[in-house]
Context: one part of a larger RNA
RNA sequence: AGCGCAGGGGGAAUGCCUUGGCGCUGGGAGCCGAUGAAGGGCGCAGUUAACAGCGAUAUUCUUCGGGGAGUCGUAAACAGGCUUUGAUCCGGAGGUGCCCGAAUGGGGAAACCCGGUUGAGUAAACCUCAAUCAGUUUACGGUAAAUAAAAUAGCCGUAUACAGGGAACCACCUGAACUGAAACAUCUAAGUAAGGUGAGGAAAAGAAAUCAAAUGAGAUUCCGUUAGUAGUGGCGAGCGAAUGCGGAAGAGGCUAAACCGAGAUUGGAAACAUUUUCGGGGUUUGAGAUAGCAAUAAAUUCCUUUUAAAUUUCGAGCAGAACAAUUUGGGAAAAUUGACGAUACAGCGUGAAAGUCGCGUACGCGAAGUUUUUUAGAAGGAAGAGUUAUUUUCAGAGUACUGCCGGACACGUGGAACCCGGUAGGAAUGUGGGGGGACCAUCCUCUAAGCCUAAAUACUACCCAGCGACCGAUAGUGAAGAGUACCGUGAGGGAAAGGCGAAAAGAACCCCGGGAGGGGAGUGAAAUAGAACCUGAAACCCUGUGUUU
Numbered sequence: 001a002g003c004g005c006a007g008g009g010g011g012a013a014u015g016c017c018u019u020g021g022c023g024c025u026g027g028g029a030g031c032c033g034a035u036g037a038a039g040g041g042c043g044c045a046g047u048u049a050a051c052a053g054c055g056a057u058a059u060u061c062u063u064c065g066g067g068g069a070g071u072c073g074u075a076a077a078c079a080g081g082c083u084u085u086g087a088u089c090c091g092g093a094g095g096u097g098c099c100c101g102a103a104u105g106g107g108g109a110a111a112c113c114c115g116g117u118u119g120a121g122u123a124a125a126c127c128u129c130a131a132u133c134a135g136u137u138u139a140c141g142g143u144a145a146a147u148a149a150a151a152u153a154g155c156c157g158u159a160u161a162c163a164g165g166g167a168a169c170c171a172c173c174u175g176a177a178c179u180g181a182a183a184c185a186u187c188u189a190a191g192u193a194a195g196g197u198g199a200g201g202a203a204a205a206g207a208a209a210u211c212a213a214a215u216g217a218g219a220u221u222c223c224g225u226u227a228g229u230a231g232u233g234g235c236g237a238g239c240g241a242a243u244g245c246g247g248a249a250g251a252g253g254c255u256a257a258a259c260c261g262a263g264a265u266u267g268g269a270a271a272c273a274u275u276u277u278c279g280g281g282g283u284u285u286g287a288g289a290u291a292g293c294a295a296u297a298a299a300u301u302c303c304u305u306u307u308a309a310a311u312u313u314c315g316a317g318c319a320g321a322a323c324a325a326u327u328u329g330g331g332a333a334a335a336u337u338g339a340c341g342a343u344a345c346a347g348c349g350u351g352a353a354a355g356u357c358g359c360g361u362a363c364g365c366g367a368a369g370u371u372u373u374u375u376a377g378a379a380g381g382a383a384g385a386g387u388u389a390u391u392u393u394c395a396g397a398g399u400a401c402u403g404c405c406g407g408a409c410a411c412g413u414g415g416a417a418c419c420c421g422g423u424a425g426g427a428a429u430g431u432g433g434g435g436g437g438a439c440c441a442u443c444c445u446c447u448a449a450g451c452c453u454a455a456a457u458a459c460u461a462c463c464c465a466g467c468g469a470c471c472g473a474u475a476g477u478g479a480a481g482a483g484u485a486c487c488g489u490g491a492g493g494g495a496a497a498g499g500c501g502a503a504a505a506g507a508a509c510c511c512c513g514g515g516a517g518g519g520g521a522g523u524g525a526a527a528u529a530g531a532a533c534c535u536g537a538a539a540c541c542c543u544g545u546g547u548u549u
Base pairs, nucleotide, nucleotide: 001548002547003546004545005544006543007542008541009540015534016499017498020471021470022468023467024466025465026464027463028462029460030459031165032164039100040099041098042055043054044053046078047077050074051073052059061094062093063092064091065090066089070082071081072080105114106113107112115133116132117131118130119129120128121127135162136161138159139158140157141156142155143154169200170198171197172196173195180187184234210217211216221248222247223246224245225244231239232238252452253451254450255396259280260279261278262277263276264275266273267272286394287393288392290389291388292387293386300383301382302381303380304379305378306377307376308375309374310373314369317365318364323338324337325336326335327334339356340355341345347359348358349357401425402424403423404422405421406420407419411437432447433446434445435444436443486493487492506533509520510519511518512517
């Protein structure tokens, strides 16, 4: 030195575990903010660095309800308190709530600096404390220029709202490329990603100028089907309806105008006319006006506020059956023997493996408060009449529509309707007008150019309950707490790191040593479980021994 055997070191794999994740289901809840949010800074404990909690009333204050013996957070210890006169703790409501932040008295390099006014403290001042002081919108009031009057601008005041934030969902605006077409340009990807604006618990849409087809239907939204059909398409790649049918849900209303009345404005000597505001009227079964008939207001319905009762949801919480012995063992839940409960044999824990030990589970109950629905009562408010005849009036204009250019419709300009926009033109008036996929006629159907509208639908930051042929520490979130440490001027980037034991019983005392560390002693079932702590593979290193050279 090689090869064996035995024993160690080193190292962290593996196994087992789970405090953390991942995905989903069903409910709840769904906006917060000048009454100062979201998010932060700085503080607050007897000793206090961090986290959590709280705010100079600072590890908390008041009150209502629950609960019933300990308690002063994680988190030990010392000291000192609180508590059956009910603490700590849990639920509801309120109080306090420094500074920054939309940040709003002015400024500013966020958490800081400097002011005005009024009040309080002081004999007074300095100073301190409290309150208050940004801008814009709309309405009203006051005041008031250039400019004689009036008016307006401006200024002041009161009231009102706005601002900023929010995971996804929603509407609108703006809007790619990679890619596919086996290249690529129309096309596709895709009106997607990204950006912007705005709103809500949903949003949007919505009561036919809709469809249909010779019968009819009757707002919107969503699902299934129709159907990968009809179509569209360098007729390539691809894109891709509608009608109808079956379901979820179901709800319809208000105005403009005609006409009547009142006020104001402008013109006018006035009558009156113009313009405009308000009230009545009226709204597609079209309506108004005029005349006739009927009626002269309550039956009824609805809304708001409130009272009472019942019901229902959530909500701290309450209650909740039934087992012992022996054996093994450190330990019984294991084994053996004999019992019992079950509307409860879901699950977790307990010194190994528990229906009957603990927490729970099934069934049941539930305060303060909260919520659903219904009934009854009270007060206030709103709606609440037609019919016949005649004739006439009204029925949303720079609109419809047309040319040109675009967009969007499943539809790429096509025979291209319908819908939307730009630009240039520009109607009719109910015997009117739009549509029925060029266009025309006939027929059918609807009534544009004003507005509102619940539900069925979408989503899940947040709360509750639950589930998984999901992961189990190089996995699963980046994160078993971390957007931390650290890196970067900055935008931004971004880790690693779990496991003693049933219980600290965490090794008193003695010895070696400066210590680290170790040897005894002791604890423990085990210490080769000793805190560098479960198991403890391999690489690599060493010791002893055998053998070979």
Predicted 3D model of a 549-nucleotide part of an RNA (large-subunit ribosomal RNA, domain I) from Candidatus Improbicoccus pseudotrichonymphae. Lineage of the source: Bacteria > Bacillati > Bacillota > Clostridia > Candidatus Improbicoccus. The RNAcentral record of the full RNA draws on ENA. Rfam family: Bacterial large subunit ribosomal RNA. The prediction has a mean pLDDT of 82.